[in-house]
RNA sequence: GCAGUGAGCCAGACGAUCGCCCGCUGAAGCGCUGCAAAGCGCGAAGCGGGAGGAAAGUCCGAACUCCGCAGGGCAGUGCGCCGGGUAACGCCCGGUCAGGGUGACCUGAAGGAUAGUGGCACAGAAAACACACCGCCCGCCUUUCGGUGGGUAAGGGUGAAAAGGUGCGGUAAGAGCGCACCGCGCCGCUGGCAACAGCGGUGGCAGGCAAAACCCCGCACGGAGCAAGACCAAAUAGGGGAGCACGCCCGGUCGGGCUCGAGUCCGAUCGGGCACGGACGGCCCGUUCGACGCUUCCGGGUCGGUCGCUUGAUCCCGCCAGCGAUGGCGGGGCUAGAGGAAUGAUCGUCGUCUCCCGUGAGGGAGAACAGAAUUCGGCUUACCGGCUCGCUGCGAUC
Numbered sequence: 001g002c003a004g005u006g007a008g009c010c011a012g013a014c015g016a017u018c019g020c021c022c023g024c025u026g027a028a029g030c031g032c033u034g035c036a037a038a039g040c041g042c043g044a045a046g047c048g049g050g051a052g053g054a055a056a057g058u059c060c061g062a063a064c065u066c067c068g069c070a071g072g073g074c075a076g077u078g079c080g081c082c083g084g085g086u087a088a089c090g091c092c093c094g095g096u097c098a099g100g101g102u103g104a105c106c107u108g109a110a111g112g113a114u115a116g117u118g119g120c121a122c123a124g125a126a127a128a129c130a131c132a133c134c135g136c137c138c139g140c141c142u143u144u145c146g147g148u149g150g151g152u153a154a155g156g157g158u159g160a161a162a163a164g165g166u167g168c169g170g171u172a173a174g175a176g177c178g179c180a181c182c183g184c185g186c187c188g189c190u191g192g193c194a195a196c197a198g199c200g201g202u203g204g205c206a207g208g209c210a211a212a213a214c215c216c217c218g219c220a221c222g223g224a225g226c227a228a229g230a231c232c233a234a235a236u237a238g239g240g241g242a243g244c245a246c247g248c249c250c251g252g253u254c255g256g257g258c259u260c261g262a263g264u265c266c267g268a269u270c271g272g273g274c275a276c277g278g279a280c281g282g283c284c285c286g287u288u289c290g291a292c293g294c295u296u297c298c299g300g301g302u303c304g305g306u307c308g309c310u311u312g313a314u315c316c317c318g319c320c321a322g323c324g325a326u327g328g329c330g331g332g333g334c335u336a337g338a339g340g341a342a343u344g345a346u347c348g349u350c351g352u353c354u355c356c357c358g359u360g361a362g363g364g365a366g367a368a369c370a371g372a373a374u375u376c377g378g379c380u381u382a383c384c385g386g387c388u389c390g391c392u393g394c395g396a397u398c
Base pairs, nucleotide, nucleotide: 001394002393003392004391005390006389007388008387009386010385012350013349014348015347016346017345018344020050021049022048023047024046025045029042030041031040032039033038052369056380057379059378060377061376062375063374064225065224066223067222076221077220078219079218080217081095082094083093084092085091096110097108098107099106100105111216112215116214117213119209120208133156134155135152136151137150138149139148140147141146164182165181166180167179168178169177183205184203185202186201187200188199189198190197191196229307230306231305232304239298240297241296242295243294244293247274248273249272250271251270252269253268254267255266256265257264258263276290277289278288279287280286314333315332316331317330318329319328320327321326352367353366354365355364356363357362
């Protein structure tokens, strides 16, 4: 210098004008409560604060709240090498093993296939109680070609996958049939907390793949979610309590009781009159309406309001412990809290990058993903451009 790899960080800056949300102070004035004193609310103006690394997806784990719950089990769901971290986790850190890369480094749902059940397309003789298609070898038949009975997994062929690999011996041909090394199983020793690794001995030697098929083993798990939930509480309607009113006379009709019947009593209803109350501003007259009610209190719910609501497993700095995740100690800071939902718009100067025009000086255009909604810890996904540090490979020079 080129190519790469891991970790961390930034997410244009400054200013002006006009607005929005929240907090504090709060003039004049207005409103409400109150006998008053006073209190509360609204308020111009001033001051202070006002999105993110992902606020996103809502995929995990929690806090908090309400409901449920004697205890145990089944079902269901999730997780699954070892050790550690954490409030907790399916997250993170450090290791082991396996795979990839020359390397830095990256990736891995990584328990069990000898508990059982089932599956393995096509091809192939055979896809698992393994298997004889070609070939090789032996016997018999046959003049030959060939046929037939057996042996054989070394060679060929099929397939993603066919009962270990290389070599020597051995054999009719072969074969862990025998042997050496490698591989595998078992045992022991050593190292390690462990996963596991190394070494030694021993057994000719288990057996395909797939558990992201059912399943088995181990562990964990009650449900709903801030529209959780708590408090205050209007009008109207409905529920309950108390008080007041529901009047008097005449006639008709209907029903019921008493009566042999006339009749009489009670209730409902219709009409008329009187009285009472309301409305037509007051009074009189008149008209009209009402006695299916009116007043008041209590309790529940709805509209609405307040709280929950941002001081917290919090942020920054330093030191200490640890390889690290992380933890401890000390000092400092307070950093949105809306609710039909604010965090915006315009302009100027400077800076970075991209594109276009121009011979040039220069000019013009553009600026990633995206936006809080109870709060945290993670994961995943989206993303313009830039910066810092560690490390690797190759090349060159000293």
Molecule: Bacterial RNase P class A
Organism: Vicinamibacterales bacterium